Overview
A computed fold for a 690-nucleotide part of an RNA from a termite gut metagenome, annotated as large-subunit ribosomal RNA, domain II. Its Rfam family is "Bacterial large subunit ribosomal RNA". The full RNA is in RNAcentral, with records from SILVA.

Context: one part of a larger RNA
């Protein structure tokens, strides 16, 4: 992991409550006990004790359809205008373990020191080698000691190293050979050494050269039984079918925030009434969006005015004078505000009326779930006008919603799945191939593979298309080519020089001209030289400027190659218009099932039939059924083959049922009722098997 069996809302109560059914009804009902019957279970009778109801109010005395408060014939509170009660069944509550499994822990009775910690008693063990303390003896030496040499001696938590004790390093092992080992290496090895046997200390206790270590593979409080089914606002699990409806993730309160109570939202039953909803009309309340501000409060730019102040001057002081300073008030112009408003919508809300619709509405009672929500769009707060951020509001969707589209995707777009069909039409979105349908029609644009469904700016651009305005042009434009581009004069000044061209000045003037600046650049030390403006000729038809619009273009940098879904495409890209087609569980068609409402038939709570509207669904509420075991009653089947098991077929929306064949070898069961140890896929479920 699989299979089989087992495995979770039960039972009790002098309890409460609601619904249904039945009895009796202003009453209802007996309990224990007793009697009778019966083998028992129990049934019938009796039993009028008790309980509930028929009257309440007040703390009470008490009064009473009233009473209490109160001075009150006021007001107010609670009552009065009858329906209950007993039993059964079911929904829910309470008290009990109370749907099942699950703690860590707490208390208490005991059991443990054969492991291990320490202690007591009594024993045992430590190859071999090394070093050579004190002391001693002899010699030397001293006045005597001291001191010194040699030998002797054999000390030490001494040295090296087996047994023994340990466990430093590395490796292996890690479903091991082993629930701590093996190999290698290493520490101690006469000592605070190691070890045998016997004994002692016990759980908030022991023991501890102290690590919270050890105390029988268990230790920040051992193990065992009991309290005990401790408690668990927590996690997990909770078993057959079909039908109807169908939520919430909000508000207030909470030692409360992952739990509850009340309300809102769901469901079932009863009941009420023109309730609810939509549109239009009319009448309202309101201060948002916007707008405005010499209409307030506040903030604010420039200008004018310049109270007051600063600074400077003057003066003994006062006065006075000045100002590229600050600046009140007022005026002109501009402009801001969630906590500004002289103003002020659209929506939404309230009321009345009309029209449409027709239970969608309200109330009471039983049962809930839910009280972690999420995304998108819009209006806002917060944040960085950050976040799949966070907090509100309005709407939609997901949640609890399948189907088609968006390559793929909870929420986006389309659209709400009763069942079946080898029928049709459409939506969003699409129609070259993958891939259903146009290589569609018409007119343009793009040359960048831009683009072809994520997204990109400031700024730049003689890319290209197009619009408006405007200038020049057969009296010849624009571009090119040919020629000219002069003179006073090297203007004056400056300067070493300054001649159109370092710089300064200027009524930058005048002359000759078709035209030619006291000069647009290059150039020279200064000249020279080249060139331009300007002019003529040639040529022969359009040429310039400004402001817009469309599509392109640069700007364009991220970690696998990789953001048209791919192939690919110059349209199969982009824009505008049009036609056809494809395309969903949408709509239609055909057949069928079922719910509710209203009719009809009817053997009248059934059944049949017509019309209308429905039939997605989590938590959850309601309804109707299937199967299992046992019991009762009436029946039935079975050795001519029961149950069980396996196959096939048929029937039923389904849970399932029936028939038959094989196997099996002795019991099984319809119908109608009743009672439950009554249905498994999950609980790291339990046991067994593989």
């Nucleotide at each position: 992991g699989c299979c089989u069996a087992c495995g979770a809302g039960u039972u009790a109560c002098u309890u409460c409550u609601c619904a249904c059914u039945a009895g009796c009804g202003a009453g209802g009902u007996u309990a224990a006990g007793c009697g009778c019957a019966g083998u028992u279970a129990u049934g019938c009778g009796u039993g009028c004790a008790g309980c509930c109801g028929a009257a309440g109010c007040g703390a009470a005395a008490g009064c009473g359809a009233g009473u209490c408060u109160g001075a009150a014939a006021a007001g107010g509170g609670c009552g009065u205008u009858u329906a209950g009660u007993u039993a059964g069944u079911g929904g829910g509550a309470g008290u009990a373990g109370a749907c099942g499994c699950g703690a860590a822990a707490c208390u208490u009775u005991g059991u443990g020191a054969u492991c291990u910690a320490c202690c007591c008693u009594u024993g045992a063990g430590c190859a071999g080698g090394u070093u050579g303390a004190a002391g001693g003896u002899g010699g030397g030496g001293u006045a005597a000691c001291a001191c010194u040499c040699a030998c002797u001696g054999g000390a030490g938590g001494a040295c090296c190293g087996a047994a023994c004790c340990g466990g430093u390093u590395g490796a292996a092992g890690u479903u091991g050979a082993a629930a701590a080992u093996u190999c290698u290496u290493c520490g101690g090895a006469u000592g605070a050494c190691u070890u045998g046997a016997g004994g002692g200390u016990a759980g908030g206790g022991g023991u501890g050269a102290a690590a919270g270590g050890c105390u029988a593979a268990u230790c920040a409080a051992a193990c065992u039984g009991a309290g005990a089914g401790a408690u668990a606002g927590c996690u997990c699990g909770u078993a057959c079918u079909c039908c109807c409806c169908g939520a919430a993730a909000u508000g207030c309160u909470u030692u409360u925030u992952g739990g509850a109570g009340c309300a809102g939202c769901c469901u079932u039953a009863u009941u009420a009434u023109a309730a609810g909803u939509a549109u239009c009309a009319u009448a309202g309340a309101g201060g948002u969006a916007g707008a405005g501000c010499u209409a307030c409060u506040g903030a604010u730019u420039g200008g004018a005015u310049g109270c007051g102040g600063g600074g400077g001057c003057u003066u003994c002081a006062c006065c006075g004078c000045c100002u590229a300073c600050c600046a009140a008030u007022u005026c002109c112009a501009g402009a801001c505000a969630a906590a500004c408003u002289c103003c002020g919508a659209a929506u939404g809300c309230u009321a009345u009326g009309a029209u449409a619709u027709g239970a969608u509405u309200g109330a009471u009672a039983g049962g809930a779930g839910a009280g972690a929500g999420g995304c998108u769009a819009u209006g806002g707060g917060u944040g960085c006008u950050a976040a799949u951020g966070u907090c509100c509001a309005u709407a939609g969707c997901c949640g609890a919603g399948a189907g088609g589209g968006a390559a793929a995707g909870a929420a986006c777009c389309c659209g709400g799945a009763c069942u079946a069909a080898c029928a049709g039409c459409u939506a969003a979105g699409g129609u070259c191939c993958c891939c259903g349908a146009a290589u569609g029609u018409a007119u343009g644009c793009u040359a960048a593979g831009u683009u072809g469904a994520a997204a990109a700016a400031a700024c730049g651009c003689g890319g290209u298309u197009u619009g408006a305005c405007u200038g020049c042009a057969g009296a010849g434009a624009c571009a090119g080519c040919u020629a000219g581009g002069a003179u006073g004069u090297u203007g004056g000044c400056u300067u070493g020089g300054a001649a159109g061209c370092a710089g300064c000045c200027a009524u930058u003037c005048a002359u000759u001209u078709a035209a030619a600046g006291a000069g647009u650049g290059c150039g020279u030390a200064a000249c020279a030289g080249c060139u331009c403006a300007c002019u003529a000729g040639u040529c022969g038809a359009g040429c310039g400027g400004u402001c817009g619009a469309g599509c392109a273009u640069g700007g364009a940098u991220a970690a696998u190659a990789a953001a048209c879904g791919g192939g690919c495409a110059u349209a199969a890209g982009c824009a505008u218009a049009c036609u056809a087609c494809c395309g969903a569980a949408g709509c239609u068609u055909u057949a069928g099932a079922u719910u509710u409402g209203c009719g009809a038939u009817g053997u009248a709570u059934a059944a049949u039939u017509g019309c209308a509207a429905g039939u997605g669904g989590u938590a959850g509420g309601g309804g109707a059924g299937c199967a299992u075991u046992c019991u009762a009653u009436c029946g039935g089947c079975g050795u001519a083959g029961a149950a069980g098991c396996a196959g096939u077929a048929a029937c039923g929306u389904g849970a399932g049922u029936u028939a038959u064949u094989g196997u099996g070898g002795a019991g099984c069961u319809u119908a109608u009722a009743g009672a439950a140890a009554a249905g498994c896929a999950a609980a790291u479920g339990u046991a067994g098997g593989c």